[in-house]
Context: one part of a larger RNA
RNA sequence: GGAUGAACGCUAGCGGCGUGCCUAAUGCAUGCAAGUCGAACGAAAACCUUGGAUUCGUCUAAGGGGACAGUGGCGGACGGGUGAGUAACACGUUGGUGACCUGCCUUAGAGAGGGGGACAACCAUUGGAAACGAUGGCUAAUACCGCAUAUGUCAAUCUGUUUAGAAAAGAUUGACUAAAGCCCCGCCACUCUAAGAGGGGCCAGCGUCCCAUCAGCUAGUUGGUAAGGUAAAAGCUUACCAAGGCAAAGACGGGUAGGGGGCGUGAGAGCGUGACCCCCCACACUGGUACUGACACACGGACCAGAUACCUACGGGUAGCAGCAGCAAGGAAUAUUGCACAAUGGGCGAAAGCCUGAUGCAGCAACGCCGCGUGAAGGAUGAAGGCUUUCGGGUUGUAAACUUCUUUUCUGGGAGAAGAGAAAGGACGGUAUCCCAGGAAUAAGUCUCGGCUAACUACGUGCCAGCAGCCGCGGUAAAACGUAGGAGGCGAGCGUUAUCC
Repeated sequence: GGAUGAACGCUAGCGGCGUGCCUAAUGCAUGCAAGUCGAACGAAAACCUUGGAUUCGUCUAAGGGGACAGUGGCGGACGGGUGAGUAACACGUUGGUGACCUGCCUUAGAGAGGGGGACAACCAUUGGAAACGAUGGCUAAUACCGCAUAUGUCAAUCUGUUUAGAAAAGAUUGACUAAAGCCCCGCCACUCUAAGAGGGGCCAGCGUCCCAUCAGCUAGUUGGUAAGGUAAAAGCUUACCAAGGCAAAGACGGGUAGGGGGCGUGAGAGCGUGACCCCCCACACUGGUACUGACACACGGACCAGAUACCUACGGGUAGCAGCAGCAAGGAAUAUUGCACAAUGGGCGAAAGCCUGAUGCAGCAACGCCGCGUGAAGGAUGAAGGCUUUCGGGUUGUAAACUUCUUUUCUGGGAGAAGAGAAAGGACGGUAUCCCAGGAAUAAGUCUCGGCUAACUACGUGCCAGCAGCCGCGGUAAAACGUAGGAGGCGAGCGUUAUCC
């Protein structure tokens, strides 16, 4: 000198674009953040219409209506947060998979025949303070289960191209299994198969911090055989057998840490760093476990244990903001319990649409960057006042006053968007922007002035009070302390502190 997710002191007019718990992965009141489909299914309250009865309270039949629930499907594995753990195939990069999976979507091919039994909801009885249940009975389906069918799948044998090593393709035999309808007929769903796209799993080479005051480490350890297991290779697991495997090119141990694209600095080499944005990973009170599913060992799912907090009728229950706001605590320090689904995107739906604290916006903060303004021109009796003086003057200083002008800003009034792909539909927003009027009107500070380092005098103080980044100033004329005048730097900022180059 540059830089910052900064903080502190003094000061402060406006706009645009960004950014904003770096500390306690501490604990959380309250609200919201994941639903949707009636064109899969049964049932159905309120309410409305018409008719009947009526003791005028109401009851009842038909039609409409469709809330809250329930079965079922898809989604809740995305999106959003955090960086605790992790020195590792976690990440980066380059490859492999002849060891693999893939819902929705796309392109093809083939098919959907015929049956059955339940369980919720509901009704009845009943337990419990509650949370939540128990028993009996009825019922539907795109829920569930047989049967049939095969271009199918699997296994065995043979042929077989290419390979280090096979899958494909062809033949034979055996075994095994599929389907669902709805609206009323579609560019909707369903089943099987082959491929594609996109997504993922696994494996490997190389790269990836400090300590040797860590030198030896290792029994599922290293390899084999067999079995199990997985979508899939493998000690992944188990039994048996062998005795191996790693290490000074740093094993093992300890410390620290999410990694990368990037970012800061630097001429570069490098050094430092990993906020915001993008990719990957890991985590969801702590630890463990599986279930469902195409995908989870699952932030707003389940079970168990623990800590914490709350409710309790003491028997037992409930909860998880590292989602968005917000609260407490910690801290030098970090914002609103806002508006809207109008746009972009996502889920569901045939659609209308519903949901969406993703997102779009607004609010707060000079926290940062950029831009604008605080007037312009003229104006010497060089006014007054201040400071200083050798008392002549010098300086503040064209600065002011004064004259003329302008209106960016400001105030008041009026008009008023684009963003919305053919109608309508805008949170932002009466915003941006434009027009008219008014009046210099509404707007300057901060740090320094001994040398480094641009900028000097007076007074006060008297090794005191104080200054200070280093050298050092201050003990009676201090350009170094304090005040004043003046000057220098930067300017809606200026200075200090911290950290990096």